[in-house]
RNA sequence: AGGUAGAGGUUGCGCUACGAAUGAGUAGUCUAUCAGAUGUUGCAGAGACAGAUGAAGAUAGAUAAAAGGUCACAGCGCCGAAAGAAGGCCGGGACUGCCAACGGCAUUCUUGGGUACGAGUCGAACAGGUUCGUAACUGUCAUCUUAGGAUUAAGGUGGGGCGCUAUCU
Numbered sequence: 001a002g003g004u005a006g007a008g009g010u011u012g013c014g015c016u017a018c019g020a021a022u023g024a025g026u027a028g029u030c031u032a033u034c035a036g037a038u039g040u041u042g043c044a045g046a047g048a049c050a051g052a053u054g055a056a057g058a059u060a061g062a063u064a065a066a067a068g069g070u071c072a073c074a075g076c077g078c079c080g081a082a083a084g085a086a087g088g089c090c091g092g093g094a095c096u097g098c099c100a101a102c103g104g105c106a107u108u109c110u111u112g113g114g115u116a117c118g119a120g121u122c123g124a125a126c127a128g129g130u131u132c133g134u135a136a137c138u139g140u141c142a143u144c145u146u147a148g149g150a151u152u153a154a155g156g157u158g159g160g161g162c163g164c165u166a167u168c169u
Stems, first nucleotide, its partner, number of pairs: 001169006009079001012078005019071002028063007038050003042098004082111005088105004112138002115135008140159008
């Protein structure tokens, strides 16, 4: 220098199916009343359709979802597991053009891990995700002190996963 195998935790990380709660008595649909000319797409254009046999909107009643996200259990893959940021490319985006949501690819950078609190942001949400900051905890390495014959244990300080341990060439 390269290869292989491992450890951190039972709240380590990610994915999937089923079930449950939430979403929500919400969107939508129908009826009645008021109302009175537009509506069907975030913007623009084009076109078609609906509309005084009543558009949009509002109120009341009836009926009534879904997705994302979450939880428990189970299974699978793992230990840069994975997550995020930046710009780039591709897809996507009602017919065309543009944009957003969303998805994917590669590059660069950041993060050892989870938790709590605060702020920002996404979200229906007080759930949760995510970014930054703070705090202790935890794991590992280095170093110092103490106990100890050594292994080891406790404590202090500092570093970070491109790390650490074991092993092979």